[in-house]
């Protein structure tokens, strides 16, 4: 150098002008007795994200409620640790895949990567399409073997039938009932034996998953549990529109007094209208809208550095305060630079174009999808010079 995996960081920059919205502070100005509000100008000063996003899983807080056990349902599922939790994370087993090394060559065996819902299929129940004779009580299409019957015949043999034996070959299939080899046999077969794989049985190493040798048994048990079940363990339910205070107008509601209220502009008269069965009309209370105010952003917070641990992580430290809107601000324009991609070029440089995915809504903590571009740092492979 190239090519691939993984991981971390960033994800435009300065300035001007014009605005939006949170926090303070000032002038002015209106209410108010104050305290303190209201509105206007103003000054400083905070102001999106790595994924604010999908809302999929874990949590904090809220309230219904008291949820102790049981049943339904759902949900996890090797093994050990981390954590507030958790279906995330770290780390280690086991299986698969590529790729290299070994090797004459494969295979086993190492290295490095990746990947896996990785608990039970000798508890039960159910299913295995298509193909194929046969798919789980195995099966005889082909072939293979002896045995027998017809036929032909150059007497080797061929053709064709019967009833059998046979899971070695062949064909079918995701799978054919343990695999390779050697005996063994009419031809086969775990028949018999060695290996390996499977089961038990104790031993050893490891906290455990598991791994090693060993001994026994001839093999009884195909796959699927992302079908029902089985087994361990986890789970009440709703969610900031949670929920909490303060409360207009108007129209209900309930208590106490009550015979008068009430318009014809101030008084008397008069007259209208309405009123005790349905209580006019006054005061009191209370629930609810709207509307305001809390919930609201000091935190399982961020940083800086030491320990401890393989590592997620913890433990102490040092310094910081960082958005809090509510029809929802966080922006618009210009100019200069950076970045890329294109063209030209007098090789200095100079034009034009692009600059992503997205946008907080009580808050965490993950996962999972989207991302122009840029840096870095790790492994593996391969090539060249030394």
């Nucleotide at each position: 150098c190239u090519g691939g995996c993984g991981g971390a960081a960033c994800g435009g920059g300065c300035a001007a002008u014009c605005g939006c919205u949170g926090g303070u502070g000032g002038a002015u100005u209106c209410g108010g007795c104050a305290a303190c509000g209201g509105a206007u100008c103003u000054g400083c000063u905070g102001g999106a994200g790595g994924a604010a996003a999908g809302u999929c899983c874990g949590g904090u807080c809220u309230c219904c409620g008291u949820a102790g056990a049981g049943c339904a349902g759902u949900g996890u599922g090797c093994c050990g640790g981390c954590u507030a939790a958790c279906g995330g994370c770290c780390g280690g087993g086991g299986g698969g895949g590529c790729u290299c090394g070994a090797u004459c060559a494969a295979a086993a065996c190492g290295g490095g990567u990746u990947u896996c819902a990785c608990g039970g299929a000798a508890a039960g129940u159910g299913c295995c399409a298509c193909a194929g004779a046969g798919a789980a009580u195995a099966u005889a299409c082909c072939g293979c073997c002896g045995c027998u019957g017809g036929g032909u015949u150059u007497c080797g043999g061929c053709c064709u039938g019967g009833a059998g034996g046979u899971a070695a070959g062949g064909g079918u299939g995701a799978a054919a009932a343990g695999g390779u080899g050697c005996g063994g046999u009419a031809a086969g077969a775990g028949c018999g034996c060695a290996c390996c794989g499977u089961g038990c049985c104790a031993g050893c190493a490891g906290u455990a998953a598991u791994g090693c040798g060993g001994g026994c048994a001839g093999c009884a048990a195909g796959g699927c549990a992302a079908a029902c079940c089985c087994c361990a363990c986890g789970c009440g339910g709703a969610g900031c529109a949670a929920g909490a205070c303060c409360a207009a107008a108007u129209a209900g509601g309930g208590g106490u007094g009550g015979a008068g209220g009430g318009g014809c502009g101030g008084c008397u008269c008069g007259u209208c209208c309405u009123g005790a069965u349905c209580g006019a009309c006054a005061c009191c209370c209370g629930g609810g809208u709207a509307g305001g105010u809390u919930g609201c952003u000091a935190g399982a917070g961020c940083u800086u550095g030491u320990c401890a641990g393989u590592a997620a992580u913890g433990a102490c430290u040092c310094g910081c305060c960082c958005a809090g809107a509510g029809g929802a601000a966080u922006g618009a324009u210009u100019g200069c630079c950076a970045u890329c991609u294109u063209u030209c070029u007098u090789c200095g440089g100079a034009a034009a174009g692009a600059c992503a995915c997205a946008g907080a809504a009580a808050c965490c903590g993950g996962c999972u999808u989207a991302c122009a571009g840029u840096u870095c740092c790790g492994c593996c492979a391969g090539u060249g010079c030394u």
Molecule: Bacterial RNase P class A
Organism: Candidatus Sulfopaludibacter sp. SbA3